[in-house]
Molecule: small-subunit ribosomal RNA
Organism: Sphenostylis stenocarpa
RNA sequence: AGAGUUCGAUCCUGGCUCAAGAUGAACGUUGGUGGCAUGCCUUACACAUGCAAGUCGGACGGGAAGCCGUACUUCCAGUGGCGGACGGGUGAGUAACGCGUAAGAACCUACCCUUGGGAGGGGAAUAACAGCUGGAAACGACUGCUAAUACCCUGUAGGCUGAGGAGAAAAAGGAGAAAUCUGCCCGAGGAGGGGCUCGCGUCUGAUUAGCUAGUUAGUGAGGCAAUAGCUUACCAAGGCGAUGAUCAGUAGCUGGUCCAAGAGGAUGAUCAGCCACAUUGGGACUGAGACACGACCCAGACUCCUAUGGGAGGUAGUAGUGGGGAAUUUUCCGCAAUGGGCGAAAGUCUGACAUAGCAAUGUCGUGUGAAGGUAGAAGGCCUACGAGUCAUGAACUUCUUUUCCCGGAGAAGAAGCAAUGACGGUAUCCGAGGAAUAAGCAUCGGCUAACUCUGUGCCAGUAGUCGCGGUAAGAUAGAGGAUGCAAGCGUUAUCCGGAAUGAUUGGGCGUAAAGCAUCUGUAGGUGGCUUUUUAAGUUCGCCAUCAAAUCCCAGGGCUCAACCCUGGACAAGCGGUGGAAACUACCAAGCUGGAGUACGAUAGGGGUAGAGGGAAUUUCCGAUGGAGCAGUGAAAUGCAUAGAGAUCGAAAAGAACACCAAUGGCGAAAGCACUCUGUUGGGCCGACACUGACACUAAGAGACGAAAGCUAGGGGAGUGAAUGGGAUUAGAUACCCCAGUAGUUCUAGCCGUAAAUGAUGGAUAUUAGGCGUUGUGCGUAUUGACCCAUGCAAUGUUGUAGCUAGCGCGUUAAGUAUCCCGCCUGGGGAGUACGUUCGCAAGAAUGAAACUCAAAGGAAUUGACUGGGGUCCGCACAAGCAGUGGAGCAUGUGGUUUAAUUCGAUGCAAAGCGAAGAACCUUACCAAGGCUUGACAUGCUACAAAUCCUCUUGAAAGAGAAGGGUGCCUUCGGGAACACGGACACAGGUGGUGCAUGGUUGUCGUCAGCUCGUGCCGUAAGGUGUUGGGUUAAGUCUCGCAACGAGUGCAACCCUCGUGUUUAGUUGCCAAUAUUGAGUUUGGAACCUGAGCAGACUGUCGGUGAUAAGCCAAAGGAAGGUGAGGAUGAUGUCAAGUCAUCAUGCCCCUUAUGCCUUGGGCGACACACGUGCUACAAUGGACAAGACAAAGGAUUGUGAUCCCGCAAGGGUGAGCUAACUCCAAAAACUUGUCCUCAAUUCGGAUUAUAACUCACCUGCAUGAAGCUGGAAUCGCUAGUAAUCGCCAGUCAGCCAUACGAUGGUGAAUUCGUUCCCAGGCCUUGUACACAGCGCCCGUCACACUAUGGGAGUUGGUCAUGCCCGAAGUCAUUACCUUAACCACAAGGAGGGGGAUGCCGACGAAGGCAGGGCUAGUGACUAGAGUGAAGUUGUAACAAGGUAGCCAUACUGGAAGGUGCGGCUG
Repeated sequence: AGAGUUCGAUCCUGGCUCAAGAUGAACGUUGGUGGCAUGCCUUACACAUGCAAGUCGGACGGGAAGCCGUACUUCCAGUGGCGGACGGGUGAGUAACGCGUAAGAACCUACCCUUGGGAGGGGAAUAACAGCUGGAAACGACUGCUAAUACCCUGUAGGCUGAGGAGAAAAAGGAGAAAUCUGCCCGAGGAGGGGCUCGCGUCUGAUUAGCUAGUUAGUGAGGCAAUAGCUUACCAAGGCGAUGAUCAGUAGCUGGUCCAAGAGGAUGAUCAGCCACAUUGGGACUGAGACACGACCCAGACUCCUAUGGGAGGUAGUAGUGGGGAAUUUUCCGCAAUGGGCGAAAGUCUGACAUAGCAAUGUCGUGUGAAGGUAGAAGGCCUACGAGUCAUGAACUUCUUUUCCCGGAGAAGAAGCAAUGACGGUAUCCGAGGAAUAAGCAUCGGCUAACUCUGUGCCAGUAGUCGCGGUAAGAUAGAGGAUGCAAGCGUUAUCCGGAAUGAUUGGGCGUAAAGCAUCUGUAGGUGGCUUUUUAAGUUCGCCAUCAAAUCCCAGGGCUCAACCCUGGACAAGCGGUGGAAACUACCAAGCUGGAGUACGAUAGGGGUAGAGGGAAUUUCCGAUGGAGCAGUGAAAUGCAUAGAGAUCGAAAAGAACACCAAUGGCGAAAGCACUCUGUUGGGCCGACACUGACACUAAGAGACGAAAGCUAGGGGAGUGAAUGGGAUUAGAUACCCCAGUAGUUCUAGCCGUAAAUGAUGGAUAUUAGGCGUUGUGCGUAUUGACCCAUGCAAUGUUGUAGCUAGCGCGUUAAGUAUCCCGCCUGGGGAGUACGUUCGCAAGAAUGAAACUCAAAGGAAUUGACUGGGGUCCGCACAAGCAGUGGAGCAUGUGGUUUAAUUCGAUGCAAAGCGAAGAACCUUACCAAGGCUUGACAUGCUACAAAUCCUCUUGAAAGAGAAGGGUGCCUUCGGGAACACGGACACAGGUGGUGCAUGGUUGUCGUCAGCUCGUGCCGUAAGGUGUUGGGUUAAGUCUCGCAACGAGUGCAACCCUCGUGUUUAGUUGCCAAUAUUGAGUUUGGAACCUGAGCAGACUGUCGGUGAUAAGCCAAAGGAAGGUGAGGAUGAUGUCAAGUCAUCAUGCCCCUUAUGCCUUGGGCGACACACGUGCUACAAUGGACAAGACAAAGGAUUGUGAUCCCGCAAGGGUGAGCUAACUCCAAAAACUUGUCCUCAAUUCGGAUUAUAACUCACCUGCAUGAAGCUGGAAUCGCUAGUAAUCGCCAGUCAGCCAUACGAUGGUGAAUUCGUUCCCAGGCCUUGUACACAGCGCCCGUCACACUAUGGGAGUUGGUCAUGCCCGAAGUCAUUACCUUAACCACAAGGAGGGGGAUGCCGACGAAGGCAGGGCUAGUGACUAGAGUGAAGUUGUAACAAGGUAGCCAUACUGGAAGGUGCGGCUG
């Protein structure tokens, strides 16, 4: 410090996730040791048992025990004193003067310290105790005795109130032989402690906006330690609140702790300060102090005892138990230390504390050995079989002993005589023993360090995120190895960080989320120039404070560290004090530049009211006229002989105002347009008179606010939601057409929203220009209008700097700055629900959550696509010719059938395809019979050559038997080859996967494209080049150009054909001449054949074009613009085809999925499709005669001749060996004859025989359908189509009508590119990128999830009103009672009681009533979200096939449609 994740890729916005640190943790797994810490976060739930607050006999009377009873010692119930208000626990309540910080005045304070005084004289009781007695108990009642540092009276002092005097008011002793010590009372001061007041700070919610009646202030009175509405009577009506009162929710606060660079965020365990509480609620008593954790009273709940009459209790002290929970320890030892209570002290008490125990809960330290050791061990894993790795690791040799075990010694901690140690025989030290007792956990696809094998096969599983898994998983599980940390490791939870993702530091708002529709203006915030005052802000110095601990620095102590100790230092803050006066602010005085007023002109669809006008439309009336009109893509509904439409005239009505008109004008926006008039608001310009900062912005508030809509009343021509009808359509609740209501219009009033947009808040200043337009000045010039130059205001366009993610903005900023307001913080849920306000309603405003996803989004890029555009091309269409589709047959496919009908190929680009040839074989399929090292290969071993012949059995394979016979080489040892037997390695597989592959092939497409280097442009993806103007068959060429070059394709080079020439003439050829049966021979080289060469290049002329490339026409030429044809197939696409040509990874079979054999099947047959052949006839058929090819095959061939056969053919086999011969006859064609339009002399299927299923051919006989073929569709542009034969391969033969070649005869048409199809280039749009077979919306059905409404219902909580009213306090009065004093026996003063009664106030719990808030639940119901390949349509994205969207209204199964207004996204 960043990283992953949206996309085909890019940049940005934006969320989600991860890496760091931390914890009072928990869980899983593992676990040697020591130090130091920490340990119920949940039920402030309930608690058995023990302990946690006592002490003093030197305050007192007394009792008991001991002793030798002379005396003394010890202990103790009770009275009395002090302490039980500290210490310890918990965090329920509390949003508060509770806490923190800084101040203050009207107070109290036991014990303690300092100091000044005092303690004289009296008195009456009471517990204990004794007696008696009640009760189950707890606990009491009565009578009697007694003491005090218990209690009472009095003197005196001081003090208080007060100013005349009067009133009220203290004391205690004890110990000691004594000195003396200690206690007591009244004052003063202090220290420490406490009470009170106050400034500031202290969570969330406005879907909580008004709250308050002792409330706010005053006076009198009361009350308190003290101030005070603290309480009360009266009086006034105040007080608090958008700087957030009240209400609701949550919460102990702080020092600190964790994280962070910091600002800051989160948190408040342990330690420390404060507060609050003690089973729940209330209350007081005592006391210096409490409204009291281990005290009291009352009420409630709960538990326990009970003799049922009554009693007892409170672990949020310490251990411990139950419960709750993911989860948190021993019913230990000790007062030795520190601290506390009491005591004169000894001492005693102390679950405070100090220690120990349990727990890896955390943190720090340490160990589990060290050195050497290659036979690179065994074993595991992996392997390319060679090796590699675990791995110097183990063994082995030598050494050490931290830890462990044993033995011995043994502290400090103790505090100034001594004694006193829980921890503890602990820490530590010494000796001995033996490598001995001691390593795991997680991870290994990226982020993120670390990789392979095996199993599994979208299963099992994994996952923080992206995601992985569908047979070769580095992602699952196991193993080996590796990496990380280590007595731990990993997971989970939570906090902070990263997150600049709430932005003060430090973000944004044109299009990503985000500028209020617009304006006026209140509070508030901000504010021009000069001078003065003050010192609030600001700034500087000093003082005090900010407890200790913590953090930081230095030093020290435990062997180190953690830990502990000592010292130092720091800061914000608040307070005090003294300076400064620039800036802000305040005071005062000025200024004119901002702002405004007055003056003079001026432009304008600015507003409002009234008046007037013509064009058009419709209707009505009249006239003319006579058949259609209207409407559409085409129609129909509709109107019309009852006279439409058309034309003319007259009338009525309502709405809107053509041209001018514009990028123009005005207005705050919405918006505003015929003309005139009245009235009225604002702007701009000029001149510079006046005021003198009067300004800017603006939360709440107010005003205005398109269209639609609403209410009431008018009006209603046209148009026109809804609705009706006609079309279209699968449907058509739409688009189109005919009608048509509300509305649209006016008046009055609501509504308050729009894509109310420049998707851009307002104001001010500042920062290059150029070119326009509007308004108004000025200069020059002019008779004047222009032109030209220039100022202000407004409005456009282009553009520099700068900004921006880019697009773009750019003096009218989205630049640079300041001020103020509004708004945003992932997508969906949702602008929804609930609540509230407004509205007549429709609805508007405000405005969530649960749940769900890892994206949603912006701009730009490259493709692809478009029922987008432009351009070019192709037998693509058109123009033609001939077909297919109908028939019969052949053949292939599907389907069906079958024991099997082997397998593959399936739009173009499968289907006369693999197959250039299935009767057996082929053959892969089926049935049956057989074999198991195998039909085939290599290696080992044994034996024998091998071949051959015969017989039995069998369908054959095979099985069995018999016979004959030895070869070749030799160094004579033997070897080679072949056959057979055996065992094991292995063979074998047309078994699977073409989606694991190689190779090969098809297709787009013989289309003209596809790329690279360097440079340049862009943040980048990318672009440029390759685009543009021309041109070409062509990215062919040329010109231009931030490009310049290059590669691969194109073209050319290759082959065939077409012309000529040279040369060679055999087996080929022959014009002439001779000759022969015959090119047979002589002669010859014209044809012909072979080889070589030439020829064509837009080369020439003309036109055109830009003077180019080229194009057009012509000449010459055998051939002319690529001469014709072939071979040649770029980068890539289709997971295209092929594992059955071959090769091959992996998987599978191994007496079978291998091999052999016989028979069958691949040939089936209701049907569907493809490709063909033959036809349907006279341009023909039959017969007869006659003519003309090319290319090819054959010598293991071809085959004359002869014989046989009706024939196809069979046998024989001469001759011939490459221009010969043979196949071989070419056929269409020509000539002649017959047929004469008929299912025929057309046509030839079918059937019978032999190769049965299952061939061909021939002969004879038979003689089917078919008379030119629906929708639709194929091929072809010249030697082409059409038509006619001929040949080859495969092959024993052949199902060949196929396929591949070859020649003969030989056309028609092309205006042209509108349309269909395919393709290339440029460009537009895009929500597509698996790329239109794309994406995607809504209803319905099903499942699940959370939520809203809901008759209600069940709780909680808060306040209010009323009733009742415990304990208690206060007040009042009666009554009762009374030792101390007075009186002197009658009583008084004073006190007490609540046992007694009455009355009053307050008062907890309880009851009643109506409310507020809140939680749970609820038949039914509503929408939402998510789900597998459901249903229905196709709304959106392309002009999305009717452009889309916004507001509003109506309407429809649904998306949606339509009307009105608006926007361009």